This is a predicted structure of a 355-nucleotide part of an RNA (large-subunit ribosomal RNA, domain IV) from a Candidatus Babelota bacterium. The full RNA is in RNAcentral, with records from ENA.

Context: one part of a larger RNA
RNA sequence: CUCUCUCUAAGGAACUCGGCAAAUUGACCUCGUAACUUCGGGAUAAGAGGUGCCAGGCUUGUUAGUUGCGACAGCAAUGAAGCAGGUUCUGGUCGCAGAUAAGAGUCCCAAUCGACUGUUUAACAAAAACACAGGGCCAUGCAAAAUCGUAAGAUGAAGUAUAUGGUCUGACGCCUGCCCAGUGCUGGAAGGUUAACAGGAGAUGUCAAGGUGAAAGCCUGAAGCAUUGAAUCGAAGCCCCAGUAAACGGCGGCCGUAACUAUAACGGUCCUAAGGUAGCGAAAUCCCUUGUCAGGUAAGUUCUGACCCGCAUGAAUGGCGUAACGAGUUGGGAGCUGUCUUGGAGAGAGACUCA
Numbered sequence: 001c002u003c004u005c006u007c008u009a010a011g012g013a014a015c016u017c018g019g020c021a022a023a024u025u026g027a028c029c030u031c032g033u034a035a036c037u038u039c040g041g042g043a044u045a046a047g048a049g050g051u052g053c054c055a056g057g058c059u060u061g062u063u064a065g066u067u068g069c070g071a072c073a074g075c076a077a078u079g080a081a082g083c084a085g086g087u088u089c090u091g092g093u094c095g096c097a098g099a100u101a102a103g104a105g106u107c108c109c110a111a112u113c114g115a116c117u118g119u120u121u122a123a124c125a126a127a128a129a130c131a132c133a134g135g136g137c138c139a140u141g142c143a144a145a146a147u148c149g150u151a152a153g154a155u156g157a158a159g160u161a162u163a164u165g166g167u168c169u170g171a172c173g174c175c176u177g178c179c180c181a182g183u184g185c186u187g188g189a190a191g192g193u194u195a196a197c198a199g200g201a202g203a204u205g206u207c208a209a210g211g212u213g214a215a216a217g218c219c220u221g222a223a224g225c226a227u228u229g230a231a232u233c234g235a236a237g238c239c240c241c242a243g244u245a246a247a248c249g250g251c252g253g254c255c256g257u258a259a260c261u262a263u264a265a266c267g268g269u270c271c272u273a274a275g276g277u278a279g280c281g282a283a284a285u286c287c288c289u290u291g292u293c294a295g296g297u298a299a300g301u302u303c304u305g306a307c308c309c310g311c312a313u314g315a316a317u318g319g320c321g322u323a324a325c326g327a328g329u330u331g332g333g334a335g336c337u338g339u340c341u342u343g344g345a346g347a348g349a350g351a352c353u354c355a
Stems, first nucleotide, its partner, number of pairs: 001350008010341002014339001019336001027051005036041001038171001052093005057087006065078005094098001106334007113326002118130002134169007146155003172321004177251003182248002184244005191239003198232001202228005209220004252270005279313001280310001291307005
């Protein structure tokens, strides 16, 4: 010097991103216990006192005995000593200290998120993530839908819509607004479009034959064979018509106006499928921003309460509350402490030297 411990004057978070770490608290008995609340809780809330030993008192149980009654089985009352307990009682006594060692909650206030117990990244994340009971929607009538498999077959289910599958939300309370234009889904079938198939008008190649030419060749060209092929016919789908948002999603702009000013209940106009309702709001969402005001501090980019100018909140991608709960997160306070002012002392294990 490093590590693991123990103690430390005065102060007591001044340390630090942050009380990280450490310390405090801790058992039992008695008293006492707030807001809030889903009346269960909160609660060991908080807070306060006691605790050894000896003697005595009081008291409980058991019982010898005594008394009374008696039908002579017993029953009732009282009850010494001893033994076993209890004690908010009294006195004494020892120590610094009596739950004498070890083991054994720190507490409170406010906010955020998630209701809760639970689950998770085996070995950097335990959470606000997942799950959850509860809520909704969609599918499915049984040879069910859905899933696995080429199939047979199997799961669903030896179940039958109070069932099963999918999807979203996530206890509870109060609620869940407007938009179906786009996308999706469901239903519809008049019209338009549309595949293979059917159909075969026509076209082309070849070629008998014919024409022409002196010849080579050129022209026309039936049938057949071959290639190609129009009209017409032709389902779902798409176009089309409706419905549907706890389906995917979306939920405006400009201008003017009141007898101070300011603001605009009011009016005008453009656009849209409809223009954000109730709530909440500088928020896990606010760029400007350390917004402004208030509280807390001597001093507060954090925190709490308001305001609303919401860059870019908002209603099951749920909105807002909410008792209880949380090794969650944030701010404050009490206690406590070597976290610190600021170091020091000690024990052990290493390091180092020798063997």